[in-house]
Molecule: transfer RNA
Organism: Thermoplasmata archaeon
RNA sequence: GCCGCCUUAGCUCAGUUGGUGGAGCACUCGGCUGUUAACCGAGCGGUCACCGGUUCGAGUCCGGUAGGCGGCGCCA
Numbered sequence: 001g002c003c004g005c006c007u008u009a010g011c012u013c014a015g016u017u018g019g020u021g022g023a024g025c026a027c028u029c030g031g032c033u034g035u036u037a038a039c040c041g042a043g044c045g046g047u048c049a050c051c052g053g054u055u056c057g058a059g060u061c062c063g064g065u066a067g068g069c070g071g072c073g074c075c076a
Stems, first nucleotide, its partner, number of pairs: 001072007010025004019056001027043005049065005
């Protein structure tokens, strides 16, 4: 340098055919318990990496950029 894949909540990950963004853990509050842990319930938490485009409508489709992983190649 070329090709492919990945980027979604603090962490790990889902997200169907483009049509209201989710789960577990963590955190906060409450319940339960002699206490803690465990367990149960509720709450909080999002620039869907970034910039554009297409569309009535984009996490999803298209282009570019950045970062990560893998493969191939170039120079020495």